[in-house]
Background: Bacterial RNase P class A from Acidobacteria bacterium ADurb.Bin340, 363 nucleotides, folded computationally. The prediction has a mean pLDDT of 78. The source organism's lineage runs through Bacteria, Pseudomonadati and Acidobacteriota. Rfam family: Bacterial RNase P class A. On this family, see Frank and Pace, Annu Rev Biochem 1998: "Ribonuclease P: unity and diversity in a tRNA processing ribozyme". It is annotated as a ribozyme.
RNA sequence: AUCGUGGGCCGGGGUGCCGCUGUCUUUCGGGGCAGAGGAAAGUCCGGACUCCAUAGGGCACCAGGCCAGCUAACGACUGGGCGGGGCGACCCGACGGAAAGUGCAACAGAGAAUAGACCGCCGAUGGCCCUUCGGGGAUCAGGCAAGGGUGAAACGGUGGGGUAAGAGCCCACCGCCGGACCGGUAACGGGACGGGCACGGUAAACCCCCUGGGGAGCAAGACCAAAUAGGCUGGCGUGCCACACACGUGGUGAGGAUCGGCCCGAUCGAGCCAGCGGGUAGGUUGCUGGAGGUCGUCGGCGACGGCGGCCCAAGAGGAAUGGCACCCCUCGACAGAAUCCGGCUUACAGGCCCACCGCGGCC
Numbered sequence: 001a002u003c004g005u006g007g008g009c010c011g012g013g014g015u016g017c018c019g020c021u022g023u024c025u026u027u028c029g030g031g032g033c034a035g036a037g038g039a040a041a042g043u044c045c046g047g048a049c050u051c052c053a054u055a056g057g058g059c060a061c062c063a064g065g066c067c068a069g070c071u072a073a074c075g076a077c078u079g080g081g082c083g084g085g086g087c088g089a090c091c092c093g094a095c096g097g098a099a100a101g102u103g104c105a106a107c108a109g110a111g112a113a114u115a116g117a118c119c120g121c122c123g124a125u126g127g128c129c130c131u132u133c134g135g136g137g138a139u140c141a142g143g144c145a146a147g148g149g150u151g152a153a154a155c156g157g158u159g160g161g162g163u164a165a166g167a168g169c170c171c172a173c174c175g176c177c178g179g180a181c182c183g184g185u186a187a188c189g190g191g192a193c194g195g196g197c198a199c200g201g202u203a204a205a206c207c208c209c210c211u212g213g214g215g216a217g218c219a220a221g222a223c224c225a226a227a228u229a230g231g232c233u234g235g236c237g238u239g240c241c242a243c244a245c246a247c248g249u250g251g252u253g254a255g256g257a258u259c260g261g262c263c264c265g266a267u268c269g270a271g272c273c274a275g276c277g278g279g280u281a282g283g284u285u286g287c288u289g290g291a292g293g294u295c296g297u298c299g300g301c302g303a304c305g306g307c308g309g310c311c312c313a314a315g316a317g318g319a320a321u322g323g324c325a326c327c328c329c330u331c332g333a334c335a336g337a338a339u340c341c342g343g344c345u346u347a348c349a350g351g352c353c354c355a356c357c358g359c360g361g362c363c
Base pairs, nucleotide, nucleotide: 002358004356005355006354007353008352009351010350012328013327014326015325016324017323018322020035021034022033023032024031025030037334041345042344044343045342046341047340048339049217050216051215052214061213062212063211064210065209066080067079068078069077081095082093083092084091085090096208097207101206102205103202104201118148119147120144121143122142125141126140128137129136130135156174157173158172159171160170161169175197176195177194178193181190182189183188221285222284223283224282231276232275233274234273235272236271239252240251241250242249243248256268257267258266259265292311293310294309295308296307297306298305299304329332
């Protein structure tokens, strides 16, 4: 210099005027201060908090699944192991069990798991043919699995010996299995020595093993509490009759009320008031000072933890955080709180910083 890898940070700035939400103050006119994010998002995990349920245990269901830490907790995070990728910095991994059982493997292929013979090789042995009797030939029985071929996968690999041809049949190396012992908290790693090699794949198939899990969610929940209707209690009022009583029901229509100037007529003809309690509207609370932030220091590789100082940073409830004007710059992305907190995931114009890797050059 150029390609990369990992991590961190910023996310337009300023002034004036007019508003909005909260709060403090006020001489009630006003004035001061504060007012979205790194993701406030998705609501995917984990907790706090609240209400409901709850003897104890089991089944079912759901979730998690290498080890050790960290934490209030977690499936997050940190460190490590193993496997995979990259020359490397580094990145990725649903990473328990296939010798508990059941199942599955299309097509191709002889055969797909107590394996198999299509091509092929052999035919030592027995039989057949020829024979100069030394042997030779074809391959019927039969032997083989080395080579070819199929497949995602074919029951260890390479080389040598061996054989009729072959084969862990034997040997060397590699692989595999077991493994005293050693290192490590552990996962795991190393491994003397032993074993010719059994044990194929699939659990993101059923399943088995281990661990965890009661439900709903701030529209949780708590308090105060109109009008209307209904409930309870009391008081006042109310012709007659029946239902044993009773404003609980039915009948009657007197006194009376409404319509109307009056008569006839029609309709109505028993409620009213106060208190109490539940609950609705509405209001208050939960509500933002918390597993809080930040700086320093100590312990730890780290996640994180201890101690000390400093700081307080939206709290709405049809739901505020806006509008206008001007100036500057590199001309501005994704997006906006709704109980709170720890994570994860997803979105994001542009810019800055740190560490490291590869390659090349120079000293």